[in-house]
RNA sequence: CGGAGCGUGGCGCAGCCCGGUUAGCGCACUAGUCUGGGAGACUAGGGGUCGGAGGUUCAAAUCCUCUCGCUCCGACCA
Numbered sequence: 001c002g003g004a005g006c007g008u009g010g011c012g013c014a015g016c017c018c019g020g021u022u023a024g025c026g027c028a029c030u031a032g033u034c035u036g037g038g039a040g041a042c043u044a045g046g047g048g049u050c051g052g053a054g055g056u057u058c059a060a061a062u063c064c065u066c067u068c069g070c071u072c073c074g075a076c077c078a
Base pairs, nucleotide, nucleotide: 001074002073003072004071005070006069007068010027011026012025013024020058029045030044031043032042033041034040051067052066053065054064055063
């Protein structure tokens, strides 16, 4: 330098292809109940506007452009 993939609550991920109801699942976290306490179970709850910017659209995590970071492959130099 070229190509490909990934980026979504604290962690791991789905949703993207084919735009449309309030952005969801597991674990974790908080409160309560059960228990003498712990562990565990159950109930309820909080937390993200989807890496960033711009564009298209009535409407964007989803489509388009640019860009940042990470990973892999290749090229180049040696």